[in-house]
């Protein structure tokens, strides 16, 4: 310096360009005599900055961080 993966909820992970979701966690509530276990329900996220497009977590540019090979 140059090449390649990666960055999405608090955690671990999903989404073919077309309504951003799951699972544990928090929190409410139903069950129960009480706890667990179980069910229902809330809360909560695309790493920044442009472009492209009728529409961008997806595609391009560039940055930042992580992790890996190269010289």
């Nucleotide at each position: 310096c140059c090449c390649c993966g990666g960055a999405u909820a608090g955690c671990u992970c999903a989404a073919u360009g077309g309504c951003a979701g799951a699972g544990c966690a928090u929190c409410c509530g139903g069950c129960c005599g009480a706890u667990a276990a179980u069910c229902g329900g809330a809360c909560g996220a695309u790493g920044c900055a442009g472009g492209u497009u009728c529409g961008a977590a997806u595609c391009c540019u560039g940055c930042u961080c992580c992790g890996g090979g190269g010289a």
Molecule: transfer RNA
Organism: Candidatus Obscuribacterales bacterium